The RNA shown here (c-di-GMP-I riboswitch aptamer) has 85 nucleotides and comes from a soil metagenome. Rfam family: c-di-GMP-I riboswitch aptamer. Rfam describes the family as follows. GEMM was predicted in a large-scale screen for bacterial structured RNA regulatory elements. The sequence is in RNAcentral, with records from MGnify. The coordinates come from a structure-prediction model, not an experiment, and the mean pLDDT is 88.

[in-house]
RNA sequence: GAUAAAGGCAAAACCGGCGAAAGCCGGCGACGCAAAGCUAUGGGUCUUCCGCCAUGAACGUGGCGAUGACCGCCAGGCCGCCGAA
Numbered sequence: 001g002a003u004a005a006a007g008g009c010a011a012a013a014c015c016g017g018c019g020a021a022a023g024c025c026g027g028c029g030a031c032g033c034a035a036a037g038c039u040a041u042g043g044g045u046c047u048u049c050c051g052c053c054a055u056g057a058a059c060g061u062g063g064c065g066a067u068g069a070c071c072g073c074c075a076g077g078c079c080g081c082c083g084a085a
Base pairs, nucleotide, nucleotide: 001082008033009032014027015026016025017024018023031072037078038077039076041075042074043073044070045069046068050065051064052063053062054061055060
């Protein structure tokens, strides 16, 4: 890949847990998805426990920095179910 069939995943919200946070896991739930399977390699985005800097008497506040996170943001890589004309 077809307005086919089989089978699959599961956003938000809510509940429980973990975490400093972003976020993740489980339950519930379906907004959507043909790779919404895997992979942080490039770009991008989010966060700042901690570190550095500034300020301050101090509590603190602000700035910068992933080593944290997102593949349901884009690209690359790997692997794969069904299947007619």